[in-house]
Context: one part of a larger RNA
RNA sequence: GCCCUCCUAAGGAACUCGGCAAAUUGACCCCGUAACUUCGGGAUAAGGGGUGCCAUUGCUGGUGGCCAGACUUGCUCUGGAUGCUGGUGGUGGUUGCAACAAAGCGGAAGAAGCGACUGUUUAUCAAAAACACAGGUCUCUGCGAAGCCGUAAGGCGAUGUAUAGGGGCUGACUCCUGCCCGGUGCUGGAAGGUUAAGAGGAGAUGUCAGCGCAAGCGAAGCAUCGAAUCGAAGCCCCAGUAAACGGCGGCCGUAACUAUAACGGUCCUAAGGUAGCGAAAUUCCUUGUCGGGUAAGUUCCGACCUGCACGAAUGGAGUAACGACUUCUUCACUGUCUCGGGAGGGUGCUCG
Numbered sequence: 001g002c003c004c005u006c007c008u009a010a011g012g013a014a015c016u017c018g019g020c021a022a023a024u025u026g027a028c029c030c031c032g033u034a035a036c037u038u039c040g041g042g043a044u045a046a047g048g049g050g051u052g053c054c055a056u057u058g059c060u061g062g063u064g065g066c067c068a069g070a071c072u073u074g075c076u077c078u079g080g081a082u083g084c085u086g087g088u089g090g091u092g093g094u095u096g097c098a099a100c101a102a103a104g105c106g107g108a109a110g111a112a113g114c115g116a117c118u119g120u121u122u123a124u125c126a127a128a129a130a131c132a133c134a135g136g137u138c139u140c141u142g143c144g145a146a147g148c149c150g151u152a153a154g155g156c157g158a159u160g161u162a163u164a165g166g167g168g169c170u171g172a173c174u175c176c177u178g179c180c181c182g183g184u185g186c187u188g189g190a191a192g193g194u195u196a197a198g199a200g201g202a203g204a205u206g207u208c209a210g211c212g213c214a215a216g217c218g219a220a221g222c223a224u225c226g227a228a229u230c231g232a233a234g235c236c237c238c239a240g241u242a243a244a245c246g247g248c249g250g251c252c253g254u255a256a257c258u259a260u261a262a263c264g265g266u267c268c269u270a271a272g273g274u275a276g277c278g279a280a281a282u283u284c285c286u287u288g289u290c291g292g293g294u295a296a297g298u299u300c301c302g303a304c305c306u307g308c309a310c311g312a313a314u315g316g317a318g319u320a321a322c323g324a325c326u327u328c329u330u331c332a333c334u335g336u337c338u339c340g341g342g343a344g345g346g347u348g349c350u351c352g
Stems, first nucleotide, its partner, number of pairs: 001347008010338002014336001019333001027051005036041001038172001052094013066080005071074001095099001107331007114323002119131002135170007147156003173318004178248003183245002185241005192236003198230002203225005210217002249267005276310001277307001288304005
């Protein structure tokens, strides 16, 4: 010097990204306990007091024998004091720095975000706001079910039967969940258009009997092509459907101060964002502006709305309880710090 375990005047978060770490708190009994709330909770809320030992005096439990009385004379009943042994109070006294004297054994409160909750997860850098969840909803499936595994047989589903089973989305609860079916998907429809194999076989070609002087023509057969016509689903087409995939405008003008625009005009669209929320886990400009808290606040809380680029089951807004979650504040507490110092142990170093 480093490591471990402790102590520390005065101050008390000034440390730091951040109270990280440490300290505080702590057991049992008594008193007492707010907002809010789904009436269960919140709650060990918070905040106070007590705790050893001795004497004395109550109450109460267990268990022995003893005495007295009564009569129905019994292994009876009633009463009394008393021995031993537990529990729990009152009063007084007493020791120490300290009495749950050691060990073990919650720090507390306020506010906001997210997720309802208990759970689950990246074995070995992430435990969370991620996953799951009960609940909600859509959709498929009538039973040899749908779906899944397997070439098949066969199996799971299920020794179940739509209050069942599969799939998707959402995610307790409360209040709600607006408009758009033009595109894509799905469902239904079948008149017309298009359309495969196949059917069909007009016609064409090769070959060669025959005919012809030749050029060539060319029956049947055998081959090779092959038009019209008849051919499903699908697609085109017509409807429905958004808790299906998804989408939810622009410009100009206008009120007797100004400002603003309930109002009007115009263009485009399938329809132009409703309720609620909003500088938000979403706001670029931005440390927006105002208010609160601080001596001082890019964070925090409450508002405003100019939403670059919230918004309704890719759910919207709230919400008691819960959280080794995230953020802000306060009290208590402390070597985190001002700023160091000391003790014990270990290691190192010097000398031997």
A computed fold for a 352-nucleotide part of an RNA from Sulfobacillus sp., annotated as large-subunit ribosomal RNA, domain IV. Model confidence (mean pLDDT): 88 of 100. The RNAcentral record of the full RNA draws on ENA.